[in-house]
RNA sequence: AAUGGCAAAACCGCCGAAAGGCGGCGACGCAAAGCCACGAGGCUACCGCGCGCACCCCCCUUGGACGGCGCGCCAGGCCGGUCGGGCUGCCGAA
Numbered sequence: 001a002a003u004g005g006c007a008a009a010a011c012c013g014c015c016g017a018a019a020g021g022c023g024g025c026g027a028c029g030c031a032a033a034g035c036c037a038c039g040a041g042g043c044u045a046c047c048g049c050g051c052g053c054a055c056c057c058c059c060c061u062u063g064g065a066c067g068g069c070g071c072g073c074c075a076g077g078c079c080g081g082u083c084g085g086g087c088u089g090c091c092g093a094a
Stems, first nucleotide, its partner, number of pairs: 005030002011024005028081001034087003038084003041079003048073006055064002
C1' cells in the first nucleotide's frame, strides 16, 4: 500500500427480576473492538438474610410461622468497547 474484518449510540423485535444479552438496522470508533471473568474496578439484587410498617390473635401482655409492602445487605448474575494478565492470529516491509 492493497484485499478485507469488527461495530458505539439511537431505533425495532425477542430473552431476562434487573444489570445485561441475542438478532435486525446503523457507524462512534477499533491493528487484536479475536478468545478466556484469573487480578483490579464497575453495574444489577431474583433468591436469601436483617430491620420497619401494615395486618392478625388476646381481657391484658414483653405474643405472632407463612404470606403482603417498604428499606438495607448479599453474586452464585452481568460488563473484555474500563485497566492488567493469559492464549491465538491476517497482509506488507524490515
c-di-GMP-I riboswitch aptamer from uncultured Longimicrobium sp., 94 nucleotides, folded computationally.
The coordinates come from a structure-prediction model, not an experiment, and the mean pLDDT is 82.
The RNAcentral record of the sequence draws on MGnify.
Of the family's consensus pairs, 95% are formed in the model.